Two RNAs folded together computationally: RNase P RNA and transfer RNA, 412 nucleotides in total. Rfam match: Bacterial RNase P class A. It is annotated as a ribozyme. Model confidence (mean pLDDT): 78 of 100.

[in-house]
RNA sequence: UGAGUAAGAAAGGCGACCGCGCCCGCGAGAGUGGGUGAGGAAAGUCCGAGCACCACAGGGCAGAGUGCCGGGUAACACCCGGCGGAGGCGACUCCAGGGAAAGUGCAACAGAAAGAAACCGCCCGCUUGCGGGUAAGGAUGGAAAGGCGAGGUAAGAGCUCACCCGCGCUCCGGCGACGGAAGCGCGCUGUAAACCCCACUUGGUGCAAGAUUGGUAUGAGAGCAUUUAAUAGCUGCCCGCUACGCUCUCGGGAAUCGCACGAGCCUCUCGGCAACGAUUGGCCUCAGAUAGAUGGUCGCACUCGACAGAACUCGGCUUAUUUCUUGCUCAAAAU
RNA sequence: GUGGAUGUAGCUCAGUUGGUUAGAGCGCUAGUUUGUGGCACUAGAGGCCGUGGGUUCGAGUCCCAUCUUCCACCCCA
Numbered sequence: 001u002g003a004g005u006a007a008g009a010a011a012g013g014c015g016a017c018c019g020c021g022c023c024c025g026c027g028a029g030a031g032u033g034g035g036u037g038a039g040g041a042a043a044g045u046c047c048g049a050g051c052a053c054c055a056c057a058g059g060g061c062a063g064a065g066u067g068c069c070g071g072g073u074a075a076c077a078c079c080c081g082g083c084g085g086a087g088g089c090g091a092c093u094c095c096a097g098g099g100a101a102a103g104u105g106c107a108a109c110a111g112a113a114a115g116a117a118a119c120c121g122c123c124c125g126c127u128u129g130c131g132g133g134u135a136a137g138g139a140u141g142g143a144a145a146g147g148c149g150a151g152g153u154a155a156g157a158g159c160u161c162a163c164c165c166g167c168g169c170u171c172c173g174g175c176g177a178c179g180g181a182a183g184c185g186c187g188c189u190g191u192a193a194a195c196c197c198c199a200c201u202u203g204g205u206g207c208a209a210g211a212u213u214g215g216u217a218u219g220a221g222a223g224c225a226u227u228u229a230a231u232a233g234c235u236g237c238c239c240g241c242u243a244c245g246c247u248c249u250c251g252g253g254a255a256u257c258g259c260a261c262g263a264g265c266c267u268c269u270c271g272g273c274a275a276c277g278a279u280u281g282g283c284c285u286c287a288g289a290u291a292g293a294u295g296g297u298c299g300c301a302c303u304c305g306a307c308a309g310a311a312c313u314c315g316g317c318u319u320a321u322u323u324c325u326u327g328c329u330c331a332a333a334a335u
Numbered sequence: 336g337u338g339g340a341u342g343u344a345g346c347u348c349a350g351u352u353g354g355u356u357a358g359a360g361c362g363c364u365a366g367u368u369u370g371u372g373g374c375a376c377u378a379g380a381g382g383c384c385g386u387g388g389g390u391u392c393g394a395g396u397c398c399c400a401u402c403u404u405c406c407a408c409c410c411c412a
Base pairs, nucleotide, nucleotide: 001331002330003329004328005327006326007325008324009323010322013300014299015298016297017296018295020037021036022035023034024033025032026031039307043318044317046316047315048314049313050312051206052205053204054203058239059238060237061236063202064201065200066199067198068082069081070080071079072078083097084095085094086093087092098197099196103195104194105191106190107189119138120137121134122133123132124131125130126129146164147163149161150160151159165187166186167185168184169183170182171180172179173178210257211256212255213254219250220249221248222247223246224245231243232242233241251411252410253409264283265282266281269278270277271276302305336408337407338406339405340404342402345361346360347359348358354392363379364378365377366376367375385401386400387399388398389397
């Protein structure tokens, strides 16, 4: 210098004027003064919770989700640290990573044959196309009966042996996943993001939950049903419980609370590899609408400004996206 | 805001348990027929299944992410 990799930070600034939401003060009111006003993802709604209601949460079958180990956490499918596997020269990254030796299914085409073998070849016999043996070689395929060498044989073959590979059991090490050039046995295809088995988890609905006040809109019409029904709560079925007429068309629709202090933010020390936990001090006037505010113009300087807009609230994940910093790795060149 | 569905040829739709080269109708193109056009008949073109990854020997189909489009909801009741 170039290429890469990991972690972190910022998210335009200052001033003036006009405008908008919310809060506080003054005012009888019109108004006026002051304060405050989007994000790292506010997004997707993919997980996990708080909170609220429905039997405080029912029974059975089915269904759904998660899936290496240990830890963290309110909880999680998230995070941290490991194990095993895959990729990369490397820094490092990625993995839906239980079970295929419980059972079933599937493996098209090609190929003789796809958990089951004789097409060619090789060997033997009879003699010229048939029988038998054979998985060393050829050919097909994503995958062909563990690999390779030697012995052995008519030719061959884990048939036997050495070495290697894989699996199971025992032993040793580790909390564990797992590891071992230890011993014994075996050679068993792949697929579970196919059914399934195993382990664990799982009631439903979401702030349009729901509560209170008010009685302004206090509706109209049609169809069906008519009380052991039907419908709903309650995703599928059966039971059980509770509520209650149901459906369609047209019409109409208040306020307050929930709702802005929260598993909150900054910080000190200690423990821990880390995630994180314990602890000290401080902050809170750090958006709160209900057709929904957060904008516009001008000036200044610069590195010339991306993705994008809260709607009950948090913890994560994923996706979109600009700029900068630092550590590390590789390559080349110079000293 | 919450819940749910959808995407395959120009248009409307099929596509089974994952299997060989994804089909149908209408439309389009060319030819035949006709004096010409339509109708009819014959033949043909047109798709990487919304996009990107993954599982698998193999994906329109299974899984994940993402984009587009659409539907439903509360009260009077």